[in-house]
RNA sequence: GGGCGAUUGGCUCAGCGGGAGAGCGCUGCCCUCACACGGCAGAGGUCACAGGUUCAAAUCCUGUAUCGCCCA
Numbered sequence: 001g002g003g004c005g006a007u008u009g010g011c012u013c014a015g016c017g018g019g020a021g022a023g024c025g026c027u028g029c030c031c032u033c034a035c036a037c038g039g040c041a042g043a044g045g046u047c048a049c050a051g052g053u054u055c056a057a058a059u060c061c062u063g064u065a066u067c068g069c070c071c072a
Stems, first nucleotide, its partner, number of pairs: 001071007010024004018055001026042005048064005
């Protein structure tokens, strides 16, 4: 330098045109002598960034950035 893939909550990921979600973690309450486990509730998001298409974009297209794999 070229090709392919990925980027969504603190972490790991799902979701692939019309409600932003799960598990773990975090906070509070219950339980316990206490802790752990367990139960209930809650907080937490620029869906990497910019532009385009569309009535409507996390989702489609283009560019940029970062990361990974392969080739040179």
Predicted 3D model of a 72-nucleotide RNA (transfer RNA) from Candidatus Oleimmundimicrobium americanum. It matches the Rfam family "tRNA". Rfam links the family to the GO term triplet codon-amino acid adaptor activity. By type it is a transfer RNA.